[in-house]
Small-subunit ribosomal RNA, 5' domain from an uncultured bacterium, 529 nucleotides, folded computationally. The full RNA is in RNAcentral, with records from ENA and SILVA. The coordinates come from a structure-prediction model, not an experiment, and the mean pLDDT is 85.
Context: one part of a larger RNA
RNA sequence: GGAUGAACGCUGGCGGCGUGCCUAACACAUGCAAGUCGAACGGGGGAGCAUGAGGAAGAAAGCGCGUGCGUUUUCGGAAUCAUGUUUUCCAGUGGCGGACGGGUGAGUAACGCGUGGGCAACCUGCCCUGUACAGGGGGAUACCAUCUGGAAACAGAUGCUAAUACCGCAUAACCGCAUCAGCGCGCAUGGGCAGAUGCGGAAAGGGAGCGAUCCCGGUACAGGAUGGACCCGCGUCUGAUUAGCCAGUUGGCAGGGUAACGGCCUACCAAAGCGACGAUCAGUAGCCGGCCUGAGAGGGUGGACGGCCACAUUGGGACUGAGACACGGCCCAGACUCCUACGGGAGGCAGCAGUGGGGAAUAUUGCACAAUGGGGGAAACCCUGAUGCAGCGACGCCGCGUGAGUGAAGAAGUAUUUCGGUAUGUAAAGCUCUGUCAGCAGGGAAGAAGAAAGACGGUACCUGACCAAGAAGCCCCGGCUAACUACGUGCCAGCAGCCGCGGUAAUACGUAGGGGGCAAGCGUUAUCC
Numbered sequence: 001g002g003a004u005g006a007a008c009g010c011u012g013g014c015g016g017c018g019u020g021c022c023u024a025a026c027a028c029a030u031g032c033a034a035g036u037c038g039a040a041c042g043g044g045g046g047a048g049c050a051u052g053a054g055g056a057a058g059a060a061a062g063c064g065c066g067u068g069c070g071u072u073u074u075c076g077g078a079a080u081c082a083u084g085u086u087u088u089c090c091a092g093u094g095g096c097g098g099a100c101g102g103g104u105g106a107g108u109a110a111c112g113c114g115u116g117g118g119c120a121a122c123c124u125g126c127c128c129u130g131u132a133c134a135g136g137g138g139g140a141u142a143c144c145a146u147c148u149g150g151a152a153a154c155a156g157a158u159g160c161u162a163a164u165a166c167c168g169c170a171u172a173a174c175c176g177c178a179u180c181a182g183c184g185c186g187c188a189u190g191g192g193c194a195g196a197u198g199c200g201g202a203a204a205g206g207g208a209g210c211g212a213u214c215c216c217g218g219u220a221c222a223g224g225a226u227g228g229a230c231c232c233g234c235g236u237c238u239g240a241u242u243a244g245c246c247a248g249u250u251g252g253c254a255g256g257g258u259a260a261c262g263g264c265c266u267a268c269c270a271a272a273g274c275g276a277c278g279a280u281c282a283g284u285a286g287c288c289g290g291c292c293u294g295a296g297a298g299g300g301u302g303g304a305c306g307g308c309c310a311c312a313u314u315g316g317g318a319c320u321g322a323g324a325c326a327c328g329g330c331c332c333a334g335a336c337u338c339c340u341a342c343g344g345g346a347g348g349c350a351g352c353a354g355u356g357g358g359g360a361a362u363a364u365u366g367c368a369c370a371a372u373g374g375g376g377g378a379a380a381c382c383c384u385g386a387u388g389c390a391g392c393g394a395c396g397c398c399g400c401g402u403g404a405g406u407g408a409a410g411a412a413g414u415a416u417u418u419c420g421g422u423a424u425g426u427a428a429a430g431c432u433c434u435g436u437c438a439g440c441a442g443g444g445a446a447g448a449a450g451a452a453a454g455a456c457g458g459u460a461c462c463u464g465a466c467c468a469a470g471a472a473g474c475c476c477c478g479g480c481u482a483a484c485u486a487c488g489u490g491c492c493a494g495c496a497g498c499c500g501c502g503g504u505a506a507u508a509c510g511u512a513g514g515g516g517g518c519a520a521g522c523g524u525u526a527u528c529c
Stems, first nucleotide, its partner, number of pairs: 001529004006525005013400006019393002021358001026356003030353003035096003040093002043090011058075008103311003112236007122228002127224007135169001137167002144159006174201007182193002185190001205216004237283003244274002249271004254266003286308004290301004313334005336347004364390001366389003372386001373384004403433004413424004437470001440464004447456001473518005478499003484513005494501002
């Protein structure tokens, strides 16, 4: 000198774009952050319409008498009920999604990451392409009803019912397994193509339409795309005041397990394997693209954004599923908090806000799904604290303003003085202008490919009027280092980055005048080059 997720002191006008718990991976009140589909299914509730049943209030007439009541008939059509249809809501069965998106950096010195390869050892829902299908049956069950236990959470019994839920059977272009045999291929294990026999393996319907048919789905297989798993070479901090380490350890064989190779696991056999080219142990640490600095080499760093990894109160485990050993799923154990009728239960902000605590220190319990994207749905649409925006903070960068011109009686004031003057200083006042930004008034977007739909937002922007008005500080002035005098103090009070100042004439302390530097900032502290 540059830089910062900065903090502190003094000061502070506006805007744009960014950015904001670096500490306690400490504990969390409250709200929201993952739902959706009635065009898979059976129910229940509400509303509208139509049809049918029903027959109230009321009206008219007749009759009776006790003259305002009873009764009959004809109209009248309410409540209510049933069926059909439309629509809406509800829990349940079922499907897809809750493995993405969002957070954090605890752990990890590791094939974790980076880079380059391998897979003849693998998987891949939704999506795309192609081939071939979807025949015929069965038994349940939730919701619901009745009952029981329990304070609750919830659990149980009996009975009924549906499906794109579940289970057999048929069929098999296709696939798998076993056996047989052919062709050519590969670095090895081996793999590819075509064939025969035997055994085994599927499926689901829904909607529109008068219909023809169409749309959305279903099953098997092959290929693609995408995403992932695994393996290897090289690279990846410090310490030898850590020198030996290791028993599933190293290899083999057989088996199990996995999507798949493998001591991944098990039994048996052998005694190997790693290490001064630093094993093991200990400490520290998420890694990278990048970022800072530097002429470069290098050094430092990994906050924001992007990629990968790991984690979700601590530890362990599996289930479901194409995918998890699963942040807002399940089970067990521990700590903690809460409810309890003491028998037992409930919870997990390292999601967005927010609270307490810690700390030098880090924001709103905001608006909207309008855009982009995601999930579900045929769609309408619903959900989305992702995201888009707004709020707060000079935290950073950038831009703008705090006026411009003229103006010597060199005014007043202040400081100083050798008392003549000198400085502040064209500075002010005065005169002539301009009107940025803020404020006021009027208009007012783009962002929306499409009829509608804009949170931002009456925002940006445009126009008009008015008035120099509302807007400057901070640090320094001994040398390094730009900038000097006076007074006070008297090795005191104090300053200080280094050298060093201060003990009676201090340009070094404090104040004032003046000056220098930067400027909505300026200094200090911390850290890196």